TPP riboswitch aptamer (THI element), 98 nucleotides, folded computationally. Rfam family: TPP riboswitch aptamer (THI element). About the family: Vitamin B(1) in its active form thiamin pyrophosphate (TPP) is an essential coenzyme that is synthesised by coupling of pyrimidine and thiazole moieties in bacteria. Model confidence (mean pLDDT): 75 of 100.
RNA sequence: GUGACCGACACGGGGUGCCCCGCGCACGCGGGGCUGAGAUCACACCCGUCGAACCUGCUCUGGCUCGUACCAGCGAAGGGAUGUCCGCCGAUGCCGCU
Numbered sequence: 001g002u003g004a005c006c007g008a009c010a011c012g013g014g015g016u017g018c019c020c021c022g023c024g025c026a027c028g029c030g031g032g033g034c035u036g037a038g039a040u041c042a043c044a045c046c047c048g049u050c051g052a053a054c055c056u057g058c059u060c061u062g063g064c065u066c067g068u069a070c071c072a073g074c075g076a077a078g079g080g081a082u083g084u085c086c087g088c089c090g091a092u093g094c095c096g097c098u
Base pairs, nucleotide, nucleotide: 001094002093006087007085008084009083010082011048012047013046014045016042017034018033019032020031021030022029023028054079055078056077060073061072062071063070
């Protein structure tokens, strides 16, 4: 002299389905249910290259189911959004000089 991780701040990325019933001028609205971090855009939740947050493939394949939802595969596929800082740990270490 000296990490990463964790944390914080700012910035950025993302999804918001499926089913049942009712109303309806079939645009849409209300209620209930399912999964999930999030399903009424919440200033909420998740994720930011250590990238499965999320998108494409995909109304794909298998299972389950009322269900195009859900689970698994696909996936050593293709894409996909960052900077700074305090502190602690690391440190009886390591690096440099004498």